[in-house]
């Protein structure tokens, strides 16, 4: 330098162009316990890497850029 794959809460992750973006884990409030753990019921936490394009509508489709990984040279 060229090609391919990936990028979504702190971490991991689901998501056929259409409802307020899913779940686990972690954090946290309450209940439970003498207390802790476990368990139960809640809460907060996401510019869906970024900038454009297509579309009535984009996490999803297209392009540039950035980052990570793999391969070739």
């Nucleotide at each position: 330098g060229g090609g391919c794959u990936u990028g979504u809460g702190g971490u991991c992750u689901a998501g056929u162009g259409g409802c307020u973006a899913u779940g686990a884990u972690g954090u946290u409030g309450c209940c439970u316990u003498u207390a802790c753990a476990c368990g139960g019921c809640g809460a907060a936490g996401a510019u869906c890497g970024u900038c454009g394009g297509u579309u009535c509508g984009a996490u999803u489709c297209c392009g540039g850029c950035c980052a990570a990984g793999c391969c070739c040279a």